[in-house]
RNA sequence: AACUAGAGUUUGAUCCUAGCUCAGGAUGAACGCUGGCGGUGUGGAUAAGACAUGCAAGUCGUGCGGUUUCUUUAGCUCCCGCAAGGGAAUUAUUGAAAUAGCGGCGAACGGGUUAGUAACACGUAGGUAUUUGCCCCAAAGACGAGGAUAACCAGCCGAAAGGUUGGCUAAUACUCGAUGGUCUCGUAAGAGUAAAGCAGCAAUGCACUUUGGGAGAAGCCUGCGGGCUAUCAGCUAGUUGGUGGGGUAACGGCCUACCAAGGCUACGACGGCUAGGGGGUGUGAGAGCGCGACCCCCAACAUUGGGACUGAGACACGGCCCAGACUCCUACGGGAGGCAGCAGUCGAGAAUAUUCGACAAUGGGCGAAAGCCUGAUCGAGCGACACCGCGUGUGGGAAGAAGGCCUGCGGGUUGUAAACCACUUUUAUCGGGGAAAAAUUUUGAUUGUACCCGUUGAAUAAGGGGCUGCUAACUUCGUGCCAGCAGCAGCGGUAAUACGAAGGCCCCGAGCGUUAUCCGGAAUCAUUGGGCGUAAAGCGUGUGUAGGCGGUAGAUAUUGUCGAGGGUUAAAGACCAAGGCCUAACCUUGGGAAUGCUCUCGAAACGUAUCAACUAGAAGGUGUGAGAGGUGAGCGGAACUCAUGGUGUAGGGGUGAAAUCCGUUGAUAUCAUGGGGAACACCAAAGGCGAAGGCAGCUCACUGGUGCACUCUUGACGCUGAAAUACGAAAGCGUGGGGAUCAAAAAGGAUUAGAUACCCUUGUAGUCCACGCUGUAAACGAUGAUAACUAGUUAUGUGGAGUAUCGACCCUCCACGUGACGAAGCUAACGCGUUAAGUUAUCCGCCUGGGAAGUACGACCGCAAGGUUAAAACUCAAAGGAAUAGACGGGGACUCGCACAAGCGGUGGAGCGUCUGGUUCAAUUCGACAACAAGCGAGGAACCUUACCAGGGCUUGAAAUGGCAUUGAAAGCUUUCAGAAAAGUUAGCCCUCUCACAAGGACAAUGUCACAGGUGCUGCAUGGUUGUCGUCAGCUCGUGUCUUGAGAUGUUCCGUUAAGUCGGGUAACGAGCGCAACCCCUGUUGUUUGUUAUAAGUGUCAAACAAGACUGCCUUCGUAAGAAGGAGGAAGGUGGGGACGACGUCAAAUCAGCAUGGCCCUCUGAUGCCCUGGGCCACACAGGCGCUACAAUGGCGUAGACAAUGCGUUGCCAAACCGUAAGGUGGAGCUAAUCGUAUCAAACUACGCCCUAGUUCAGAUCGGGGUCUGCAACUCGACCCCGUGAAGUUGGAAUCGCUAGUAAUCGCAGAUCAGCCUCGCUGCGGUGAAUACGUUCUCGAGUCUUGUACUCACCGCCCGUCAACUCAAGGGAGCCGGUAAUACCCGAACUUCGACCUCGGUCGUUGGAAGGUAGGAUCGGUGACAGGGAGUAAGUCGUAACAAGGCAUCGGUAGCGGAAGCUGUCGAUGGAUCACUUCUUA
Repeated sequence: AACUAGAGUUUGAUCCUAGCUCAGGAUGAACGCUGGCGGUGUGGAUAAGACAUGCAAGUCGUGCGGUUUCUUUAGCUCCCGCAAGGGAAUUAUUGAAAUAGCGGCGAACGGGUUAGUAACACGUAGGUAUUUGCCCCAAAGACGAGGAUAACCAGCCGAAAGGUUGGCUAAUACUCGAUGGUCUCGUAAGAGUAAAGCAGCAAUGCACUUUGGGAGAAGCCUGCGGGCUAUCAGCUAGUUGGUGGGGUAACGGCCUACCAAGGCUACGACGGCUAGGGGGUGUGAGAGCGCGACCCCCAACAUUGGGACUGAGACACGGCCCAGACUCCUACGGGAGGCAGCAGUCGAGAAUAUUCGACAAUGGGCGAAAGCCUGAUCGAGCGACACCGCGUGUGGGAAGAAGGCCUGCGGGUUGUAAACCACUUUUAUCGGGGAAAAAUUUUGAUUGUACCCGUUGAAUAAGGGGCUGCUAACUUCGUGCCAGCAGCAGCGGUAAUACGAAGGCCCCGAGCGUUAUCCGGAAUCAUUGGGCGUAAAGCGUGUGUAGGCGGUAGAUAUUGUCGAGGGUUAAAGACCAAGGCCUAACCUUGGGAAUGCUCUCGAAACGUAUCAACUAGAAGGUGUGAGAGGUGAGCGGAACUCAUGGUGUAGGGGUGAAAUCCGUUGAUAUCAUGGGGAACACCAAAGGCGAAGGCAGCUCACUGGUGCACUCUUGACGCUGAAAUACGAAAGCGUGGGGAUCAAAAAGGAUUAGAUACCCUUGUAGUCCACGCUGUAAACGAUGAUAACUAGUUAUGUGGAGUAUCGACCCUCCACGUGACGAAGCUAACGCGUUAAGUUAUCCGCCUGGGAAGUACGACCGCAAGGUUAAAACUCAAAGGAAUAGACGGGGACUCGCACAAGCGGUGGAGCGUCUGGUUCAAUUCGACAACAAGCGAGGAACCUUACCAGGGCUUGAAAUGGCAUUGAAAGCUUUCAGAAAAGUUAGCCCUCUCACAAGGACAAUGUCACAGGUGCUGCAUGGUUGUCGUCAGCUCGUGUCUUGAGAUGUUCCGUUAAGUCGGGUAACGAGCGCAACCCCUGUUGUUUGUUAUAAGUGUCAAACAAGACUGCCUUCGUAAGAAGGAGGAAGGUGGGGACGACGUCAAAUCAGCAUGGCCCUCUGAUGCCCUGGGCCACACAGGCGCUACAAUGGCGUAGACAAUGCGUUGCCAAACCGUAAGGUGGAGCUAAUCGUAUCAAACUACGCCCUAGUUCAGAUCGGGGUCUGCAACUCGACCCCGUGAAGUUGGAAUCGCUAGUAAUCGCAGAUCAGCCUCGCUGCGGUGAAUACGUUCUCGAGUCUUGUACUCACCGCCCGUCAACUCAAGGGAGCCGGUAAUACCCGAACUUCGACCUCGGUCGUUGGAAGGUAGGAUCGGUGACAGGGAGUAAGUCGUAACAAGGCAUCGGUAGCGGAAGCUGUCGAUGGAUCACUUCUUA
């Protein structure tokens, strides 16, 4: 100085763990929609698939002989012509141009691609047994001679490609000789080995030969570095080394012969898979992680495989030979080819460009040069593929236009946006001018390009995605779990800001989105920078190898380490600075940096190594001690069982209850004797020992570990520990014993819907012993080992010291164990806490979302069962831990309630009434359905009501508001006709009010337009109202405090109460809504007033006001609150009753009481409106609520007595009379304390009859006759009289109400109402009981507590089989293909060696690609079939788990069963409840 961001999603809520997802950047990209310009970059990532066509490497005539054309000069021959002259051929010669061939140089560069390669291929740092054309420097030289050969000519073969025979010729081609130095070999002597010319008048230039040096280039070697896989653990025969020989430019097993037996590997050999490497590049705060396009360096490759030749250089992209595949030509005999050069084509693919221009520049090859060649390169073209820049106008403009959208109808918004006015011209268009790129003569493809000037005119130029949260941006309509959306969470089932559309808005902008991939976020592999008690995670435990780590004080070394300096770390890129294109991107120049490697010098603390020491770690020694430590042997008593015998008789056994079972052939019981096997009561413990598993009667033998004391010996000998190895409960396996008990399997009996279980009776393996296997457990402290440090208190085991004692106990202290509680600290919390889960260090093991799965495949082990090691596809967005509040429990504690119990009376059986279901019907209108529907809405359906059905009518409508038009003889009233009525029709009456008239207004009507109307839907859109838990005692808040937090505290606790009522205590203190009280009725008394009551007095009546009751007084208990009892009192502990109903629960009820959002029906004649008739009253049946009864506590008859609340003027109705009665006539009185209902009542009392019967019970049903209401009693009213006289003789399982003026029983009144189906409901009074031990049980409620996998909250959650469909993976008789090897066969080119030879070759031999045969290995594809896994709104069977889940659950193992599962055995607590014990705190 720079630099680090998070969010959503598990839950009712919380904290944590953990995964998934998102926001950022990037790309050689692709796809969708859209598209103005310029600059700079970039563009076959797939099929190293196949390629038509053209081009991509030639050049040199100053190396050579020719050839062709033209030309100079001089001839010669021929032809034409009289001639001049012209033409042809030819010889020599001059010059120019071109060139097939010989020759030289180049072609090994440049260009492409990434197949192969895990390697000295690459990178980096070094090394040298080497070579090097052209270039530079230096030295020396270049003399003489020769034979060929192509071209060419002639002939021949072939379709072609091409070949062949003969003849001629040149060179800077080739050969020989000479010379030879600083050349080569050799110790030396000595031996060997070179050359070429060309051009020029010449000078000279360019070449040539040999040698040395240089530059650059190349070869080879070495250290170090960088993939995955151990489900690849052993690999290797030229393999490792040596010697001789060969070979190479050069070292070398590079090759060969012989000899030796080595070499590599857990620091990962060998094998498999993947991959060109680096500079760099993307991302990231960085460390890292990913990648290796373009540009640069290196490597490898060139159709596949093999091979050599030439050459300085190749085993050669545009060379050769051979083999394979493929393509093409062919006369079928034979030939030709290689775009991974530049363009281009086909193919495959999501996908990647022009068959362009030029050598002007840069560079390359050749040449003396001019120059030629150059798809290197420079340019242009195409593609928004990327980066950068510019534009699509600027200013003014409110009547805030129109249109759109929304609307609460007022308006808002789009929006200064547009129109309109004034300007500008980047860009575009047209016209004109016009560079640089060329340093130094020529030369410009790009290019009439960049740029400059002018013309025209806002003209030529805006889209994409999004708008529920994350995440910036919202409304309306459509749709209705459909259509669809979605990155995650999730939207959509009639009011969707989440789908589709529109309007508006947000983001970016010539782009915007999507997809794919990488980094980031992800501290989610954690070096920086994570974890393992319960979330995933400590191996079951020890011993111990490698490895890692290691006490105190010295010396030496300097390997690590640290410092300084040198070399290197190519350029480009990145960073900094400056500069050039108008700017930027882009480019140029300079600087710094570049963690590495290497060399030199220095330092010596630490680590390391070596040497020599020390004693604190460790080990040993001596003394002493405790112990269910281990192994073997012997012995003992109790119990059990069996056998024998005795006594004895009918049962025993077993269970919730039973049965199977045993027993009169004598059981059980009891006594005696004997046999047998297994386990060891009490002691016993929170105790002891052991590494763990585990270990318990007593004694003996052998034996391991360990504590304490002494501080005597050794002298760091230590710690940990991959691999390895030993031990390792129970079950299980093998062999042989043994077998009392118990007891998988099995059998039977029960239970049950079933019961392959739980319970019972039997019972085999097994349980026991010996030997051998197995090797797993909830093998747990769910806590690896070791060392050190960090408060205590307390208990206990072992040893010791001190004190003390006669001795011991007690007490104090030390060491080592075993427990409890706790400081600090830690922890997500729970909890841990010197026995750490605290603070540190070392080493090992293990974890990285859930499921699939501890499974498959492979390997190892095992007799088997099985164990160890250990995945993936696929699938989900969670799975999980701890704690919190609720709810729940066939968990617990406490308390209450007509909850049970104790009682009384009912219901359920009968008939009837009524309501509901169901059924029926044209309709039986609708709603209400556990409690909280069902005599409920309805407190009164014959019409009306009425909402339903049939039929007949109306369409601005039966009723409302407004506008317009018309009318006032419209309408209305009376009336006629037909009609079921509504409605229609006929006749008559009526000419409205205001105003002098008109106009206007009011009123009414008609027509028309807006609209009305709807008991149509949604109570799950709502208001209001109501039910229920429940008159239960609860529900909360403020402040404070505690907790990371949800939350807790208060409100818990101890008492008390009807009560969260009150008292005490208390991190709480207060408060609110509820409780109680205040209100009303009633019970007592007083005062006042009093009409109607009374004959009056009066107050038994009424009203108003007041008094009275407060645990006030006394006794007892208690701290208190209060409780029990008593007195007084009309009343006693809220006196009785009512109104009053907390926070909330049930999407409880009601759109049909009312109101109301939205939707729907309505000029298409209705879901609106009117009318008649019908229906709501149906009836096989089922249920609820009632009434009346079944009789004698009764019925009937006669007589007699006593209420209260109410109600009454379209009403109650007296007296009197008529009728058997219902009722009628009648009309007094009363707008009511006056009159009436109303004798005010019945049960009741008295007397009489009935005599236990289907009756003098009961009254249904039916027949007949009447009364009343009403327009009208048929469907379908009530009542009266006479007759009829059904079921029913007290009601199964079950179930309801009630605790005192209550139940039971008796009647009276009212609302509704013309009448009434009222036996209902709401009130009123009369008579008037029984019982409560008590809280075990049932139901409900409250408080506290506990468990939970529930939170839609147990009507919860949830497991497995089976059935259906889909998907992926493994197995699988096999079948098919790939890869790399092995053995053998065959064997091209080429090669090794040898022979022959006409020197061209030929033959044999060695190796050798491809091919073939064989058996294996490995990888993949496919496969009938069988098995498991995963998924899928509403399938089947059960109910395994979560509460004590109804048999506690789970782990290991074994058997069994449709399935979850059950049972045996051992183990764990990650079990509830109860009890006991111990410890801790007070």
Notes
Small-subunit ribosomal RNA from a Candidatus Yanofskybacteria bacterium, 1482 nucleotides, folded computationally. Its Rfam family is "Bacterial small subunit ribosomal RNA". Rfam links the family to the GO terms ribosome and structural constituent of ribosome.